A computed fold for a 350-nucleotide part of an RNA from an uncultured bacterium, annotated as small-subunit ribosomal RNA, central domain. The coordinates come from a structure-prediction model, not an experiment, and the mean pLDDT is 91. It matches the Rfam family "Bacterial small subunit ribosomal RNA". Gene Ontology terms of the family: structural constituent of ribosome and ribosome. The full RNA is in RNAcentral, with records from ENA and SILVA.
Context: one part of a larger RNA
RNA sequence: CUGGGCGUAAAGGGCGUGUAGGCGGCCCAAGAAGUCGCGGGUGAGAGCCAACGGCUCAACCGUUGGACUGCCCGCGAAACCAUGGAGCUUGAGGGCAGGAGAGGAGAGUGGAAUUCCCGGUGUAGCGGUGAAAUGCGUAGAUAUCGGGAGGAACACCAGUGGCGAAGGCGGCUCUCUGGCCUGAACCUGACGCUGAGGCGCGAAAGCUGGGGGAGCGAACAGGAUUAGACACCCUGGUAGUCCCAGCCGUAAACGAUGGGCACUAGGUGUGGGGGGGGUUCUACCCUUCCGUGCCGCAGGUAACCUAAUAAGUGCCCCGCCUGGGGAGUACGGCCGCAAGGUUGAAACUC
Numbered sequence: 001c002u003g004g005g006c007g008u009a010a011a012g013g014g015c016g017u018g019u020a021g022g023c024g025g026c027c028c029a030a031g032a033a034g035u036c037g038c039g040g041g042u043g044a045g046a047g048c049c050a051a052c053g054g055c056u057c058a059a060c061c062g063u064u065g066g067a068c069u070g071c072c073c074g075c076g077a078a079a080c081c082a083u084g085g086a087g088c089u090u091g092a093g094g095g096c097a098g099g100a101g102a103g104g105a106g107a108g109u110g111g112a113a114u115u116c117c118c119g120g121u122g123u124a125g126c127g128g129u130g131a132a133a134u135g136c137g138u139a140g141a142u143a144u145c146g147g148g149a150g151g152a153a154c155a156c157c158a159g160u161g162g163c164g165a166a167g168g169c170g171g172c173u174c175u176c177u178g179g180c181c182u183g184a185a186c187c188u189g190a191c192g193c194u195g196a197g198g199c200g201c202g203a204a205a206g207c208u209g210g211g212g213g214a215g216c217g218a219a220c221a222g223g224a225u226u227a228g229a230c231a232c233c234c235u236g237g238u239a240g241u242c243c244c245a246g247c248c249g250u251a252a253a254c255g256a257u258g259g260g261c262a263c264u265a266g267g268u269g270u271g272g273g274g275g276g277g278g279u280u281c282u283a284c285c286c287u288u289c290c291g292u293g294c295c296g297c298a299g300g301u302a303a304c305c306u307a308a309u310a311a312g313u314g315c316c317c318c319g320c321c322u323g324g325g326g327a328g329u330a331c332g333g334c335c336g337c338a339a340g341g342u343u344g345a346a347a348c349u350c
Base pairs, nucleotide, nucleotide: 003322004321005320006319007304008303012318014201015200016199017198021194022193023192025088026087028085030083034080035077036076037075038074039073040072041071042070048066049065050064051063052062053061054060091191092188093187094186096183097182098181099180103177104176105175106174107173108172109171110154115149116148117147118146119145120144121143125136126135162169163168206247207246208245209244210243211242215241216240220236221235222234223233258317259316260315261314262313263312266295267294268293269292270291271290272289273288274287275286276285277284299306300305323350324349325348332343333342334341335340
């Protein structure tokens, strides 16, 4: 290399979009590039393989055959593949009629709570813990009532509920905007699938500039604990957490399970539609499509488990793995302000 694999043993790219490429529905006729058949030419010799022969054997040598898997030319076949042509509607897309949703962006707005400030009542403590202490408080705290300021997050509803490609998304209202589902079957007529590179998105932390700062809180300080305590517990507390603009590009970015299509027992929940039955209307029953759970047969699996949301049966395309350590390190390249990211070895060793 071939091969065998990728839920948990090594292995699915964090996610999308899409370039090249690979692959691609039904029908008709065409020519004949691939393909297949026949014939011809060429494929030097030596070497190689087989048989036989010559040196007493062998090495060595000779003869004949094979092979030289290839290339070229001519004639022919037309199923498949490709090509150009003519069509089709089931794949795909569009139009129409309905529908659900924390999908995204911007603007506005509401109540509860914490903290702080002002005022009233009120007095000797509060707070905190296993117990304490640091801390706060007679300059009047804690508690309680009224008023005000400000920031952040949205209790109940709330649900193996919903939406999104993933990251992720949760008070309410408005504006702009993406995707999805159902119904009928009006339009286009294979316009499709995947996708090396590329491009975009991408939690938290972190970085640059500017703002903001209630609570929380790395670092830090103090109090405890302890043999010690650079911790766990307590009192404080800076960056940060929030907003705007720009970077970073990582993760147990997980379903540790790439995407697409088709097929393969059932049962039972739940979310969103459609059809039918039933009811005055709900309820309820049957059925169908899409999503999301649980249980379970065949099958699969090393087992665990999985099982129409496959890890079953097949096809297409991409990514990735190839013993452990060294090491996701070194060197180099590319990217970044930096932190670092990405690509990614070897010696040596077991």